[in-house]
Context: one part of a larger RNA
RNA sequence: CUGGGCGUAAAGCGUCUGUAGGGGGUUUGUUAAGUUCCAAGUAAAAUCUUAAGGCUCAACUUUAAGUUCGCUUGGAAAACUAAUAAACUGGAGUCCAGCAGAGGUGCAUGGAACUUGCGGUGUAGGAGUGAAAUCCGUUGAUAUCGCAAGGAACACCAAAGGCGAAGGCAUUGCACUGGGCUGGUACUGACCCUGAGAGACGAAAGCGUGGGGAGCAAAACGGAUUAGAUACCCGUGUAGUCCACGCCGUAAACGAUGGAUACUAGAUGUUCGGGGAUUCGACCCCCUGGGUGUCACAGCUAACGCGUUAAGUAUCCCGCCUGGGAAGUACGGCCGCAAGGCUAAAACUC
Numbered sequence: 001c002u003g004g005g006c007g008u009a010a011a012g013c014g015u016c017u018g019u020a021g022g023g024g025g026u027u028u029g030u031u032a033a034g035u036u037c038c039a040a041g042u043a044a045a046a047u048c049u050u051a052a053g054g055c056u057c058a059a060c061u062u063u064a065a066g067u068u069c070g071c072u073u074g075g076a077a078a079a080c081u082a083a084u085a086a087a088c089u090g091g092a093g094u095c096c097a098g099c100a101g102a103g104g105u106g107c108a109u110g111g112a113a114c115u116u117g118c119g120g121u122g123u124a125g126g127a128g129u130g131a132a133a134u135c136c137g138u139u140g141a142u143a144u145c146g147c148a149a150g151g152a153a154c155a156c157c158a159a160a161g162g163c164g165a166a167g168g169c170a171u172u173g174c175a176c177u178g179g180g181c182u183g184g185u186a187c188u189g190a191c192c193c194u195g196a197g198a199g200a201c202g203a204a205a206g207c208g209u210g211g212g213g214a215g216c217a218a219a220a221c222g223g224a225u226u227a228g229a230u231a232c233c234c235g236u237g238u239a240g241u242c243c244a245c246g247c248c249g250u251a252a253a254c255g256a257u258g259g260a261u262a263c264u265a266g267a268u269g270u271u272c273g274g275g276g277a278u279u280c281g282a283c284c285c286c287c288u289g290g291g292u293g294u295c296a297c298a299g300c301u302a303a304c305g306c307g308u309u310a311a312g313u314a315u316c317c318c319g320c321c322u323g324g325g326a327a328g329u330a331c332g333g334c335c336g337c338a339a340g341g342c343u344a345a346a347a348c349u350c
Stems, first nucleotide, its partner, number of pairs: 004321003007304002012318001014201004021194003025088007033081002035077008048066007091191001092188003095184005103177006110154001114150008125136002162169002206247006215241002220236004258317006266295011299306002323350003332343004
């Protein structure tokens, strides 16, 4: 390489958009590049395979046939692929009418809690723990009432719930804006799928500049514990957490399960639509489409389990794996302000 694989054994890029490439619905005509058939030429010999022969056998060797992926030229066929011309509507998209939603961005906004400040009442404790101590408090704390300021997060509703490509998204209102679903079947007429490179987005932490800073809290300091205690517990507390702009580009970025399409028993929840029946109207009930759960037949699986949201049956495209360690490291390259990231070995060893 072939082959075999990728939920948990090695293996699905964190996610999407999309270039090249690869693959691609239905009908008819034409062409004949691929394809199939026929003929001719060529494909040196040796080698290789088979059969028979010659050295006593074998190796070796002789003869014949085959093989020699093939290539070139001419002719024929037209099912499939392709090209081309024309057409179609089932894939895809547009339009119209509705619907649901923490989808995104910006600006406003509310209450509870918390801390601080000021004032009132009030007096000796408070805080903390397994027990304590550090700590706060007679310069009046804790508690309680009133006023003010500030920052961050949004209890209940809340759900196996909803939305988003993923990361993720939750007080409330407004503005702008993306996507989805259902119904109609009016329009376009294969416009599709995947996607090497590439680009965009991408939790937390971290970095740069400037703000902000209530609570919490790496580091740091103190008190305990302990043989020690660079910890667990307690008291303080700075970065950070928040905002704006710019970087970083990683996660058990998980469903540890790439995307698309078709097919293959069901049962039962839930969410968002449509229709029917019934009704004053609804609920319940029946049918149907999209999502999201649980159970389960066939089938699959090493088992666990999966099971119309497949890990079943198939097709197409991409990514990835090939014993453990060394190692996701060294070196080189690219990116980054840095931290580091991406790409990615070998010696050696078992």
This is a predicted structure of a 350-nucleotide part of an RNA (small-subunit ribosomal RNA, central domain) from an uncultured Parcubacteria group bacterium. The RNAcentral record of the full RNA draws on ENA and SILVA. The coordinates come from a structure-prediction model, not an experiment, and the mean pLDDT is 87.